[in-house]
Context: one part of a larger RNA
RNA sequence: CUGGGCGUAAAGCGUGCGCAGGCGGCUUUGCUAGACAGAUGUGAAAUCCCCGGGCUCAACCUGGGAACUGCAUUUGUGACUGCAUGGCUAGAGUACGGUAGAGGGGGAUGGAAUUCCGCGUGUAGCAGUGAAAUGCGUAGAUAUGCGGAGGAACACCGAUGGCGAAGGCAAUCCCCUGGACCUGUACUGACGCUCAUGCACGAAAGCGUGGGGAGCGAACAGGAUUAGAUACCCUGGUAGUCCACGCUGUAAACGUUGGGCGCUAGGUGUGGGGACCUUCCACGGUUUCCGCGCCGUAGCUAACGCAUUAAGCGCCCCGCCUGGGGAGUACGGCCGCAAGGCUAAAACUC
Numbered sequence: 001c002u003g004g005g006c007g008u009a010a011a012g013c014g015u016g017c018g019c020a021g022g023c024g025g026c027u028u029u030g031c032u033a034g035a036c037a038g039a040u041g042u043g044a045a046a047u048c049c050c051c052g053g054g055c056u057c058a059a060c061c062u063g064g065g066a067a068c069u070g071c072a073u074u075u076g077u078g079a080c081u082g083c084a085u086g087g088c089u090a091g092a093g094u095a096c097g098g099u100a101g102a103g104g105g106g107g108a109u110g111g112a113a114u115u116c117c118g119c120g121u122g123u124a125g126c127a128g129u130g131a132a133a134u135g136c137g138u139a140g141a142u143a144u145g146c147g148g149a150g151g152a153a154c155a156c157c158g159a160u161g162g163c164g165a166a167g168g169c170a171a172u173c174c175c176c177u178g179g180a181c182c183u184g185u186a187c188u189g190a191c192g193c194u195c196a197u198g199c200a201c202g203a204a205a206g207c208g209u210g211g212g213g214a215g216c217g218a219a220c221a222g223g224a225u226u227a228g229a230u231a232c233c234c235u236g237g238u239a240g241u242c243c244a245c246g247c248u249g250u251a252a253a254c255g256u257u258g259g260g261c262g263c264u265a266g267g268u269g270u271g272g273g274g275a276c277c278u279u280c281c282a283c284g285g286u287u288u289c290c291g292c293g294c295c296g297u298a299g300c301u302a303a304c305g306c307a308u309u310a311a312g313c314g315c316c317c318c319g320c321c322u323g324g325g326g327a328g329u330a331c332g333g334c335c336g337c338a339a340g341g342c343u344a345a346a347a348c349u350c
Stems, first nucleotide, its partner, number of pairs: 003322004007304002012318001014201004021194003025088003029084003033081002035077008049065006091191001092188005097182003103177007110154001115149007125136002162169002206247006215241002220236004258317006266295012299306002323350003332343004
């Protein structure tokens, strides 16, 4: 390389958008580039293969044949691919009508709780633990009442629930805004799928500038524990956690399962919509489309398990793997303020 693979053995890019490229619905007519068939020419010799011959055999040498799976020219075929042309509506999309939602951005508002401050009541403890101590408190703490300040997060509802491409999203109201689903008509007429490079988004921590700082809390300090205790436990506590703007670009970014389309028993629950039946209404029943779960048949799987939300049966496109360590490292390049990220070996060794 071929082949075989990628849930857990090595292997799905964190996610999307998307140029090039690859692939692409039904049908008319034409062309004949691909394709297929025939003919002709060429495809040196040697080698390989077959049938013979020569060295006593063999290797070796040698005669003949076949082959050289290729290329070119030419003739034909018109199914398939392609190109061109005309049409279609089943893919895709648009409009109209409904629905659900923590989808995103901005603004405003609210209550509970913690902490702090002021005043009142009140007196000797409080806090903390396995037990303690450090700590706080007679300069009046803890507890309790009233008032005030400030920051962060939004109990119950809440779900085995919903939304989002992923990361992720939860008090309430308002403004701006993306997507999805359902019903039936009308319209466009293949406008599609995937996507190397590229671009965008991307938890937490971290970085820059400026704010903010209640609680929590790396580092740090003290108290314990212990043989020691640079820990686990306790008392404090700085960065940080929060906001604005700009970087960083990683993760067990996980369903450890790339995307699209079609096909292949059922059962059960739940979220959203439609139709029909029933019904005063509600409930309920049947059915259908979209989502989220559980169980399970065939099938698949090394097993575990998966099983219409496939890891089944197929097609198309992308990414990735190729023994362990060395190593996701060195070097180089690109990116970054830095931390570092991306790309990515070899010697050696088992």
Predicted 3D model of a 350-nucleotide part of an RNA (small-subunit ribosomal RNA, central domain) from a metagenome. The coordinates come from a structure-prediction model, not an experiment, and the mean pLDDT is 90. Its Rfam family is "Bacterial small subunit ribosomal RNA". Its family is annotated with ribosome and structural constituent of ribosome in the Gene Ontology.